The prediction has a mean pLDDT of 82. Small-subunit ribosomal RNA from an uncultured bacterium, 1376 nucleotides, folded computationally. RNAcentral holds the sequence, with entries from ENA and SILVA. Rfam family: Bacterial small subunit ribosomal RNA. Its family is annotated with ribosome and structural constituent of ribosome in the Gene Ontology.
[in-house]
RNA sequence: AGUAGCGAACGGGUGAGUAACACGUGAGAAACCUGCCUUUCACAAAGGGAUAGCUUCGGGAAACCGGAAUUAAUACCUUAUGACACAUAGAUAUCGCAUGAUAACAAUGUUAAAGAAUUUCGGUGAAAGAUGGUCUCGCGUCUGAUUAGCUAGUUGGUAAGGUAAAGGCUUACCAAGGCGAUGAUCAGUAGCCGGAUUGAGAGGUCGAACGGCCACACUGGAACUGAGACACGGUCCAGACUCCUACGGGAGGCAGCAGUGGGGAAUUUUGCACAAUGGGGGAAACCCUGAUGCAGCGACGCCGCGUGAACGAAGAAGGUCUUCGGAUUGUAAAGUUCUGUCCUUGGUGAAGAUAAUGACUGUAACCAAGAAGCAAGCCCUGGCUAAAUACGUGCCAGCAGCCGCGGUAAUACGUACGGGGCAAGCGUUGUCCGGAAUUAUUGGGCGUAAAGGGUACGUAGGCGGUUGAUUAAGUCCUAAUUAAAAGGCAAUGGCUCAACCAUUGUAAGGUUAGGAUACUGAUUAACUUGAGUAGAUGAGGGGAAAGUGGAAUUCCAUGUGUAGCGGUGAAAUGCGUAGAUAUAUGGAGGAACACCUGUGGCGAAGGCGACUUUCUGGAAUCUAACUGACGCUGAGGUACGAAGGCGUGGGGAGCAAACAGGAUUAGAUACCCUGGUAGUCCACGCAGUAAACGAUGAGUGCUAGUUGUCGGGAGUCAAAUCUCGGUGACGCAGCUAACGCAUUAAGCACUCCGCCUGGGGAGUACGUACGCAAGUAUGAAACUCAAAGGAAUUGACGGGGGUCCGCACAAGCGGUGGAGCAUGUGGUUUAAUUCGAUGAUACGCGAGGAACCUUACCUAGGCUAGAAUGUGAGUGCUAUCUAGUGAAAGCUAGAGUUCCUACGGGACACGAAACAAGGUGCUGCAUGGUUGUCGUCAGCUCGUGCCGUGAGGUGUUGGGUUAAGUCCCGCAACGAGCGCAACCCCUAUCUUUAGUUGCUAACAGGUGAAGCUGAGGACUCUAGAGAGACUGCCGGCGUAAGCCGCGAGGAAGGUGGGGAUGACGUCAAAUCAUCAUGGCCUUUAUGCCUAGGGCUACACACGUGCUACAAUGGUCGGCACAGAGGGAAGCGAAGCUGCGAAGUGGAGCCAAUCUCAAAAAGCCGAUCCCAGUUCGGAUUGGAGUCUGCAACUCGACUCCAUGAAGGUGGAAUCGCUAGUAAUCGCGCAUCAGCCAUGGCGCGGUGAAUACGUUCCCGGACCUUGUACACACCGCCCGUCAAGCCAUGGGAGUUGGGGGUACCUGAAGAUGGUGACUUAAAGGGGAGCUAUCUAAGGUAAAACCAGUAACUGGGGCUAAGUCGUAACAAGGUAGCC
Repeated sequence: AGUAGCGAACGGGUGAGUAACACGUGAGAAACCUGCCUUUCACAAAGGGAUAGCUUCGGGAAACCGGAAUUAAUACCUUAUGACACAUAGAUAUCGCAUGAUAACAAUGUUAAAGAAUUUCGGUGAAAGAUGGUCUCGCGUCUGAUUAGCUAGUUGGUAAGGUAAAGGCUUACCAAGGCGAUGAUCAGUAGCCGGAUUGAGAGGUCGAACGGCCACACUGGAACUGAGACACGGUCCAGACUCCUACGGGAGGCAGCAGUGGGGAAUUUUGCACAAUGGGGGAAACCCUGAUGCAGCGACGCCGCGUGAACGAAGAAGGUCUUCGGAUUGUAAAGUUCUGUCCUUGGUGAAGAUAAUGACUGUAACCAAGAAGCAAGCCCUGGCUAAAUACGUGCCAGCAGCCGCGGUAAUACGUACGGGGCAAGCGUUGUCCGGAAUUAUUGGGCGUAAAGGGUACGUAGGCGGUUGAUUAAGUCCUAAUUAAAAGGCAAUGGCUCAACCAUUGUAAGGUUAGGAUACUGAUUAACUUGAGUAGAUGAGGGGAAAGUGGAAUUCCAUGUGUAGCGGUGAAAUGCGUAGAUAUAUGGAGGAACACCUGUGGCGAAGGCGACUUUCUGGAAUCUAACUGACGCUGAGGUACGAAGGCGUGGGGAGCAAACAGGAUUAGAUACCCUGGUAGUCCACGCAGUAAACGAUGAGUGCUAGUUGUCGGGAGUCAAAUCUCGGUGACGCAGCUAACGCAUUAAGCACUCCGCCUGGGGAGUACGUACGCAAGUAUGAAACUCAAAGGAAUUGACGGGGGUCCGCACAAGCGGUGGAGCAUGUGGUUUAAUUCGAUGAUACGCGAGGAACCUUACCUAGGCUAGAAUGUGAGUGCUAUCUAGUGAAAGCUAGAGUUCCUACGGGACACGAAACAAGGUGCUGCAUGGUUGUCGUCAGCUCGUGCCGUGAGGUGUUGGGUUAAGUCCCGCAACGAGCGCAACCCCUAUCUUUAGUUGCUAACAGGUGAAGCUGAGGACUCUAGAGAGACUGCCGGCGUAAGCCGCGAGGAAGGUGGGGAUGACGUCAAAUCAUCAUGGCCUUUAUGCCUAGGGCUACACACGUGCUACAAUGGUCGGCACAGAGGGAAGCGAAGCUGCGAAGUGGAGCCAAUCUCAAAAAGCCGAUCCCAGUUCGGAUUGGAGUCUGCAACUCGACUCCAUGAAGGUGGAAUCGCUAGUAAUCGCGCAUCAGCCAUGGCGCGGUGAAUACGUUCCCGGACCUUGUACACACCGCCCGUCAAGCCAUGGGAGUUGGGGGUACCUGAAGAUGGUGACUUAAAGGGGAGCUAUCUAAGGUAAAACCAGUAACUGGGGCUAAGUCGUAACAAGGUAGCC
């Protein structure tokens, strides 16, 4: 190596298939098998011929194959023996749910063996056991009905075959069954379980590791061998793939352990050993064992430990922040003294091993020495959620779990520093459960949030009144059995602890037996209250059919009659002189039924309304005669079902989609008007939907009342009252998110059905069913958003309502808008025309004085610690003057030694260095302060209480009243605050005090005149103090507050008139250029100095004013009367000069003294005579005055001359209600002067009108609607245009799985045949053949998926177009 035996069907891997007796659980096999192992009984006799290996020959590239010769066995064959085995038929006993089983009896037939190494092993038959398996059954086991019918060996029977065995498992014949709404079939998905995870539990999700079962082994089929397989590392065939080849043929199957490639976000070593545990073989030694035991890699998980400990304040340095003082990092570090887990070196050295044997391994552990040495990161820091600042960035870059951060001061981005959390980990992502009562059994809902079927009848099903009896299915109790181990839980123990491990105990379910009988069920016997029947009675637009009636519209005919009718916001189209409308009579025809009529009636709902008749359904009441639970609900099903629509045939008066015309309008495919067809009506069919609503399913019982009404009954003379059934309003308990519901429930309970689970997409698509169609029913997904929605609250708003106020309108007066000029603004221009203010609430505003200055702007020339201020060593040069240069500032040069002193120094000036500058540069959206406005409107709030879950309400609303939230009354409110009013100032009257500069009645003096003088305090006046006015008094009305009164009194009368005074708040209102100030920017300039220019420009537009347009006026002359102010670098008199501006002059005055200062309109007189003027004064020429360094750009004023527009102002618009408007002048601030006609004050003269609250504007209160809350300048819809995304249809096209039919058909099995072959022959085999059959092929259809020109809608997207549909009465109420 070979023969023979046993094993190889175990162990190990994987989860493709499988929705199934596959799995789990519990039963059954009287329908079964079981090698090795254990027990018992019996036996092993006599023969035979082959064959591998080996040898030799041959073929082949190889794999391998063939021939010859020869040989052994526990290999193979024949014969013998044999029953308690098996088969056949028989008869007996016992037992069983049936077939039947068991026991003993007798008869016939059939079948066995192996030796060896010498007894420890092995062989044969039989009976048991054990182990392992096979089959059957009950129950359990995912989703889809847009899968509803499936099935021909299908269901059963008879007979036969087959199997270890029951069985359509197979075949023949017979019958027509079997499964299914308790979900068959089909499609999709999936190995099942012990368990894991989560959860309070019930549940949900999962089935990795470990364990049990099943299935599979490249894909499909098949058998062989064997006790066991239809066999992972066996065979045959077919297929795909890979490899070898000499092209003829062959070989292969890691879902074993390692390992490789590929894929991927991602998953390890081609390790050691059989030492242990276990398996196989062997008598054993021993051999095999990628099972297994160990090691390696990976923070993948769990557990434990460490990275040091103590002391240490100069609170070091550095970092960060800073209010610059400090704070923090922080006892932290350094430093000093220690310790040794870990680490290193050396030494000792187990247990796991029962006698031997140790891979791990010189491992665990122990001893000694050394040395703080090698050992900290990650996330977060807006809220949720523990923890903060700085810088950078500037809706950028970025963050983000949700809300949301970021547009120049970011605790949210990035970085730093600090802090917080966890820690050898931390954070992110994915998945599952929880929170989520957000699928609700425990444990939800359906009036308005999503959700009650349109309504009824009724099938299956579910649920069901009272009293007995029986039973014991549910239910309860006890016991037995099972629920493997592991896991969980509890206790105890072992590794130093823990993780980990061990021992013990323990749990729901199933089955069986016995028992209990209240409840449920079943059977049975009864009952009457649920339900029904009967009799009597009244009510009713209940339904169907036939007939009848009057009013009205329209049309027709005729008469009367004449120019219009009709219609509207106003019109027009339309009709009418061919006679309308109107009116009268007669007729035709269709439709609808006024009044009665009513939160009244009837009906299941839809719905039903003139009257009569016929037919017909139901309910109610009364009686209590009859039946005896006959009941309730109701998936599917059936019937009915408004309007509109469809079909066929009629009918057609009025109304009226479509359509036409006329209007309206920017448009008007609408609203309005004139016409008008389907339709509306009838008959017969279809359709089957509505905001089919009470947005409220049906039924039963229970739970305060009050008050109407309809139909009965009792009661009564009539009533009251009671009662049954309906239909309303209110209201308690209770319920509800609230609103509300409340015996007609949305309350308390029970039964049954339907329905809901964020908004949109969408009631859409596809499929199916129905339909003539229109369409209806059923009914998704992708995608997208962070909301959509309900009820209530507070505001705001309304082309909602009510009440009230205001020079808001109205009634009046005067203006603006037209002209010229002044002034401010816009625009334009410019080197610059500095900046700000911009509807009301900017525009004669900041500015209450731009020639320089101011001045911030432009040009040019200069300065750089700077023009100003402070500290300041030091100097006394300075200051000042002169000269040069320059436009000046300045620069250069020269001259020039101040004042006080207590002699120290100080004043003043300069001044190095340093600190500190400066900025009218930006941000008023970082701010303070100040201001405007609503608005001098009457409001805005708080405490306590009360109401409400709450937002919030009440108070503050209501009835009156007021200028007023002013006051009164009432009231779940009672009080209070800021506002109102009052207190303050001016003014009107009086008293008193005081009289100078004011006054002058009396007395005296005196002048040209004069309070000029003496004198006086009477008057005026001045300025202090008081009085006075409060609806106090009267009358009327009223509860009161209060109102009314040509009431009284009073100077004043109802806040006397005026001022100051401005609630909570709104407008990110205005101001960084008054001032202050955070941050940013600038520093030889964006700072400072200087000169000149500009802010003063000028085609134009607007605002605010002045002057006018004239006779109520202009001009000239004469004559009167104020108040309030100013005045010393001032006001300035008289006088004189000048036409005048002014000059000169200088009295007086620091002011009741003097002065500005003349008041003007007015009155008297004269003149002009209606004109572009004797109006008007712009513009221009000339001449001057004054201020001022300086009037050119760019001042005011004067005189002479010039003499424009303008003849009362379009649309529109403003102010004013009494000493007001209008008109007249005077003063002051600023200021050298003045562009002032502006602003702020003062007085003089001095009106008209208000019926009233409809309208415009603004405001206050109450109420109502709201889809608004940036609050109507809101919100928001649809088409179109653009981009992106997913999706439906789509001529087609591509692919897939499953089945069906037919063809072909390998291997194999079974049957038949078998002339060839075999030592064995009544046996076996080759071959041939029939059936079954994998793969393959063909065909038709269905299903699923991909893709497609084109096409349909949908969704999303800072600033597109057109309109304005909805939200308010949304401007035509909205919606179905």